[in-house]
RNA sequence: UGAGCCGGCCGGGCGGUCGCGCCGGGGCUUGUCCCCGGCGAGGAAGGUCCGGGCUCCACAGGGCAGGGUGAUCGGUAACGCCGACCCGGGGUGACCCGCGGGACAGUGCCACAGAAAGCAAACCGCCCCGGCCGCCGUGACCACCGUCGCGGCGACCGGGGUAAGGGUGAAACGGUGGUGUAAGAGACCACCAGCGCCGCAGGUGACUGCGGCGGCUAGGUAAACCCCACCCGGAGCAAGGUCAAAAGGGCCAGCGCCAUGGCGCCGGCCUGCGCGAGCGUUCGAGGGCGGCCCGCCCGAUGCCCGCGGGUAGACCGCACGAGGCUGCCGGCAACGGCAGUCCCAGAUGGAUGACCGUCGCCCCGCACUGCGUCGGCCCGGGGGGCGACCCCCGGAGCCCCCGCAGGACGGGGGCACAGAACCCGGCCUACAGGCCGGCUCACCGC
RNA sequence: GUGGGCGUAGCUCAGCAGGUAGAGCACCAGGUUGUGGUCCUGGGUGUCGCGGGUUCGAGCCCCGUCGCUCACCCCA
Numbered sequence: 001u002g003a004g005c006c007g008g009c010c011g012g013g014c015g016g017u018c019g020c021g022c023c024g025g026g027g028c029u030u031g032u033c034c035c036c037g038g039c040g041a042g043g044a045a046g047g048u049c050c051g052g053g054c055u056c057c058a059c060a061g062g063g064c065a066g067g068g069u070g071a072u073c074g075g076u077a078a079c080g081c082c083g084a085c086c087c088g089g090g091g092u093g094a095c096c097c098g099c100g101g102g103a104c105a106g107u108g109c110c111a112c113a114g115a116a117a118g119c120a121a122a123c124c125g126c127c128c129c130g131g132c133c134g135c136c137g138u139g140a141c142c143a144c145c146g147u148c149g150c151g152g153c154g155a156c157c158g159g160g161g162u163a164a165g166g167g168u169g170a171a172a173c174g175g176u177g178g179u180g181u182a183a184g185a186g187a188c189c190a191c192c193a194g195c196g197c198c199g200c201a202g203g204u205g206a207c208u209g210c211g212g213c214g215g216c217u218a219g220g221u222a223a224a225c226c227c228c229a230c231c232c233g234g235a236g237c238a239a240g241g242u243c244a245a246a247a248g249g250g251c252c253a254g255c256g257c258c259a260u261g262g263c264g265c266c267g268g269c270c271u272g273c274g275c276g277a278g279c280g281u282u283c284g285a286g287g288g289c290g291g292c293c294c295g296c297c298c299g300a301u302g303c304c305c306g307c308g309g310g311u312a313g314a315c316c317g318c319a320c321g322a323g324g325c326u327g328c329c330g331g332c333a334a335c336g337g338c339a340g341u342c343c344c345a346g347a348u349g350g351a352u353g354a355c356c357g358u359c360g361c362c363c364c365g366c367a368c369u370g371c372g373u374c375g376g377c378c379c380g381g382g383g384g385g386c387g388a389c390c391c392c393c394g395g396a397g398c399c400c401c402c403g404c405a406g407g408a409c410g411g412g413g414g415c416a417c418a419g420a421a422c423c424c425g426g427c428c429u430a431c432a433g434g435c436c437g438g439c440u441c442a443c444c445g446c
Numbered sequence: 447g448u449g450g451g452c453g454u455a456g457c458u459c460a461g462c463a464g465g466u467a468g469a470g471c472a473c474c475a476g477g478u479u480g481u482g483g484u485c486c487u488g489g490g491u492g493u494c495g496c497g498g499g500u501u502c503g504a505g506c507c508c509c510g511u512c513g514c515u516c517a518c519c520c521c522a
Stems, first nucleotide, its partner, number of pairs: 001442010012359007020040008028031001042417001046428002049426005054236004061294004066232005072084004086100001087098004101227002106225002108221003123166002125162007133154009174192006193217001195214008240316004248271005254265005273308004278303002286298003309521002323342008360415005366410001368406005375399003378395007447518007456471004465502001473489005495511005
């Protein structure tokens, strides 16, 4: 200098004007009001994929089913998260990736191709034996033809051996070399890979290293069923609680009308609606229990289904918390401990914004500049034609088209992803632009 | 907030044990006709929403992500 790897951080600044939500204080004309002061989105507030707090239901029982997780050690309130380490894979490297238990408990699947796809099987090939035929050689008989015997080679048929070689496939029952054999084969031997057992050493552990022994070798798939170990009660702030309102019903008092009991109006109090079907009250409907069984508890002014009616309110929960910042200590780290200090959104159709100025950053590339290039003009040289003129070569000049690069104290445009809603810890995803730190590789210089 | 479902050709939908993706309509080309329609013949036109993983192999299994859609609030 170039190319990369990892981690952390920021994510517009300042000023002015107008506006919004909440809290505190004050004011009066007590309101949908005014004034003053304070606070007012995020690293992901997002997706809702996990875990917890909190609340209610038997304070959470037993079993089956179901779901989740999966090397080891630690961190944590907890986790499927995080850290360190192990193993496997990738990269020259910094470093990155891994749902990373079990395939001798069992079942299933492995298309096409191939002989064969899972446990023994054999298509071509190789080898042995037998039969038959042909050819060659040789011997015997014989006058010849010919017949027979023996040996060799070859084709075919039958029986057997083999798993070296060929070919298929993603995958074919260890690899290489040798011994051996009729041909072969872990049948045997040497080395290598892999598996199991034992011992020693290191480590908390997963595991690693070394040595010895063994049978010689075991396909893949569990993000297929399944088996093993561990974990999980259900629902969720629409949890849950308090108050109000209404559809209606009842009681009391007053007034009016008819006249001794009703009707109407107004006011107060209690309750919280109407119609229909079904089930049930100790032989228990139904609920907690939203998978099932048992068990426990509740349970009669009850439960449940359908149709209709009414209200679309207020407050609490709810903002002090596994809280932020700084320092020290322990730990490789995740994280933990101690001390000091700070108070920091709370809406409910949902506040946190808009405009102007200026600075910052990004984009465009308008004027302009440089380089290249096509064409034209001009200049110089050469050639052709009788000639007007044409062709070729060169040029440091001018104009123009296009391309590339730069592009101002000028011009134009723009400011990522996205927005709390009970609260935390994580994960995942989106994100213009920028800053910081550590490390690796290559080349060059000293 | 909680819990479901869906995404495959231009449209509506199939596809199951994981083994070369299908149907109807539409569309395209040719023929018939003077032309068009009807009719006949032929043709699949596709990032299986997207990305990654498991596997020899993924529309299907797993993880992440995007979009659409449905149900559930008080008196009760």
This is a predicted complex of two RNAs, RNase P RNA and transfer RNA, with 522 nucleotides together. Rfam match: Bacterial RNase P class A. It is annotated as a ribozyme.